[in-house]
Model confidence (mean pLDDT): 75 of 100. This is a predicted complex of two RNAs, RNase P RNA and transfer RNA, with 487 nucleotides together. Rfam match: Bacterial RNase P class A. The family's RNA type in Rfam is ribozyme.
RNA sequence: GCGGAUGGCCGGACGGCCGCGGGCGGCGACGCUCGAGGAAAGUCCGGACUCCAUGAGACGACGGUGCCGGGUAACGCCCGGCCGGGGAAACCCGAGGGAAAGCGCCACAGAGAACAGACCGCCGAACCGGCCCCCGGGCCGGUGGCAAGGGUGAAACGGUGGGGUAAGAGCCCACCGCGGGACGGGCAACCGGACCGGCACGGCAAGCCCCACCGGGAGCAAUGCCGAAUAGGGGCCUCGCGCGGGCGUGAUCGGCCGGAGAUUUGUCUCUGACGAUAUCCCCGCAGGGACGUCUCAGCCCGGAGGCCCGGGUUGGCAGCUCGAGCCCGCCGGUGACGGCGGGCCCAGAUGAAUGGCCGUCGAAGGGGGCGACCCCGGAACAGAAUCCGGCUUACAGGCCAUCCGCGCAG
RNA sequence: GGGCCACUAGCUCAGGCGGUUAGAGCGCGGUCCUGAUAAGACCGAGGUCUGUGGUUCGAGUCCACAGUGGCCCACCA
Numbered sequence: 001g002c003g004g005a006u007g008g009c010c011g012g013a014c015g016g017c018c019g020c021g022g023g024c025g026g027c028g029a030c031g032c033u034c035g036a037g038g039a040a041a042g043u044c045c046g047g048a049c050u051c052c053a054u055g056a057g058a059c060g061a062c063g064g065u066g067c068c069g070g071g072u073a074a075c076g077c078c079c080g081g082c083c084g085g086g087g088a089a090a091c092c093c094g095a096g097g098g099a100a101a102g103c104g105c106c107a108c109a110g111a112g113a114a115c116a117g118a119c120c121g122c123c124g125a126a127c128c129g130g131c132c133c134c135c136g137g138g139c140c141g142g143u144g145g146c147a148a149g150g151g152u153g154a155a156a157c158g159g160u161g162g163g164g165u166a167a168g169a170g171c172c173c174a175c176c177g178c179g180g181g182a183c184g185g186g187c188a189a190c191c192g193g194a195c196c197g198g199c200a201c202g203g204c205a206a207g208c209c210c211c212a213c214c215g216g217g218a219g220c221a222a223u224g225c226c227g228a229a230u231a232g233g234g235g236c237c238u239c240g241c242g243c244g245g246g247c248g249u250g251a252u253c254g255g256c257c258g259g260a261g262a263u264u265u266g267u268c269u270c271u272g273a274c275g276a277u278a279u280c281c282c283c284g285c286a287g288g289g290a291c292g293u294c295u296c297a298g299c300c301c302g303g304a305g306g307c308c309c310g311g312g313u314u315g316g317c318a319g320c321u322c323g324a325g326c327c328c329g330c331c332g333g334u335g336a337c338g339g340c341g342g343g344c345c346c347a348g349a350u351g352a353a354u355g356g357c358c359g360u361c362g363a364a365g366g367g368g369g370c371g372a373c374c375c376c377g378g379a380a381c382a383g384a385a386u387c388c389g390g391c392u393u394a395c396a397g398g399c400c401a402u403c404c405g406c407g408c409a410g
Numbered sequence: 411g412g413g414c415c416a417c418u419a420g421c422u423c424a425g426g427c428g429g430u431u432a433g434a435g436c437g438c439g440g441u442c443c444u445g446a447u448a449a450g451a452c453c454g455a456g457g458u459c460u461g462u463g464g465u466u467c468g469a470g471u472c473c474a475c476a477g478u479g480g481c482c483c484a485c486c487a
């Protein structure tokens, strides 16, 4: 210098004027301050949060995940390793448990497709028949033997070499493969492997299935409160407490609470007070239900609940943004990540703000010139809507770091 | 914002648990019939099965991702 691999970052900059949304201050005029992304996207996974029978436990069904170890609140994500595949290498890719639990499928072609089969072919040792003959044998056919070679196929019931044989064949031997495996290494996946067996055990589980593990459902248009308006209208179904409301509590749950004990120093267990939550004497029958069945501790009052059609409104508040948060430093770890210390506050809108104009500078790209340079040009994908952690997809162009190969020079 | 579903010929749809060359109706083209048209008869063309990867010997079918289109979900009594 050229070609390639991996990881990370940026993705128009600065200033002025005007405007828009939120917050704070001010009686007010106004002032101060904050204001899109790495994907805000797809909604493909995992959570937080809220409601739904206390959703808490067990079994089953259904769905998902799938080498091993670790990280994490959790994950199908990430890190490290193992095995297999690709590459000359750096490095990349892998839905990567089980096919000796069972069922199923393997089209066409082909003789034969799952404990298979003989089309072409090879053989004539043995037995039978015929012919020739130098009486040793030779030739032909059949009964048969074989699976090496050809051929079909995605796949043909181990491969290569040698021995052996009538021809052959794990029939025998060596190596490789396969199965088992003492022992050694590793937390494990797995690796090495003395020795033994002697070919049995084809492929497909992104077909059913088996094994292990995980999962209750719905989603901020969840949910709670206030206000306005309307016909508290009609139909169907269920129950007579199983539903709704209230009270109490020995049951359950909760926390910046108190006490005691244990501890791997992360937490856990017991207990007290407080607050909250729901609750069926048993049996039978019927029904509802948020997958089904079973288990789980009171009393009082009352008619309640579900679905469909129809009617009214398009208002406000809470949820709502301080969070598994961001930045810097140190420490532990190969790493993902974790711990400690310090600093910071960083959109909360609701037809929905985050923009416009001007000036200076400007990457790519286009044109001209031998060249220095000049002219044009003007910034990719895209845009929050409860919030986080990932994955995937879109993205003009640029920068940094590390590594591999080749060439040249020293 | 959230949830769900479907993509096969120009249009509407089949295609059972993967198998050889993906079918049907309407439409389109040609020929016949008719003086001419319609109807009718016969023949024919037309498909990267939405796209890209993967599993498999083999994918419209199974799996993953992406794209396009469509449907539903507000509150009050």
Stems, first nucleotide, its partner, number of pairs: 001406010012361007020035006037381001041392002044390005049219004056295005062215005067081005082096001083094004097210002102208002104204003119150002121146003126143007158176006177199001178197003183192003223318004233309007243302005251277004257272006311486003325344008365376004411483007420436004429467001438454005460476005